[in-house]
Molecule: Lysine riboswitch aptamer
Organism: Edaphobacillus lindanitolerans
RNA sequence: AGCAAUGGAUGAGGUGCAAAGAUCAUCAGUACCCCGCGGCAACGGCUGAGAACCGGCCGCGGGCGAAAGGGAGAUUUGCCGAAACGGAGGCCGGUUCUCAGGCCGUCUUCCGUUGGACUGUAUGUGAACAGCAUGCAGGCUGUCAUUAUUCUUCGUGAUAAUGGAGUGCUUCCACUUGU
Numbered sequence: 001a002g003c004a005a006u007g008g009a010u011g012a013g014g015u016g017c018a019a020a021g022a023u024c025a026u027c028a029g030u031a032c033c034c035c036g037c038g039g040c041a042a043c044g045g046c047u048g049a050g051a052a053c054c055g056g057c058c059g060c061g062g063g064c065g066a067a068a069g070g071g072a073g074a075u076u077u078g079c080c081g082a083a084a085c086g087g088a089g090g091c092c093g094g095u096u097c098u099c100a101g102g103c104c105g106u107c108u109u110c111c112g113u114u115g116g117a118c119u120g121u122a123u124g125u126g127a128a129c130a131g132c133a134u135g136c137a138g139g140c141u142g143u144c145a146u147u148a149u150u151c152u153u154c155g156u157g158a159u160a161a162u163g164g165a166g167u168g169c170u171u172c173c174a175c176u177u178g179u
C1' cells in the first nucleotide's frame, strides 16, 4: 500500500415513501332534531352485578338539515426501513355512574416480515363500483452475486440467463483490529 472485519458518514432505485394545512367533489337530502299517524314494550341505553339518570323502541309521511373518516389535483415539509403490516405488552382516553370485561383510538417498548411500484384475484374494512390492508399469482424495475457472450475503450463497460435480499448496495473516512 492492498484486502477483510468493525465503526462512522454519504448517495441511488421512481407512477419512490410519509406528513401538514387550504380548496374541491363525495359522504347526503343520510344521521341528529321537530310534527303527524300506526305498532311494540315494561322495555331500551355494548356484556354481567349494583345504583341512579334519561326517557323509550320500530315503521311510514312531512319539515329542517350536518360532520368525521376515506378521496382528487396542486403546494409545502421530512425522507430512501423511507414506510407499512403482524404478534406480545404498557400508560391514557371513549362507550350514563362504580367494579369487572369486551370493543375502538392516540402514544410507546420488544420481537418478526416486506428492495420498490404496478396488474389480476380472494378476504377484510369502508356509504361506495373509490380507496386502504393482508395473502396468492404475474411480469416489470433497481441492486448485488454467478455464468455465458461481446466491445477492444481491458475499465470489468454492455447484453442475456439464473439466483439472493435493504441488518443490503455505491462512494469515502478512521491516532480500531487482523493479515
Base pairs, nucleotide, nucleotide: 002179003178004177005176006174007173008172009171011169014080016079017078018077019076020075023072024071033063034062035061036060037059038058039057040056043055044054045053046101047100048099049098050097083114084113085112086111087110088109089108090107092105093104094103095102115141116140118138119137120136121135122134123133124132125131143164144163145162146161147160148159149158150157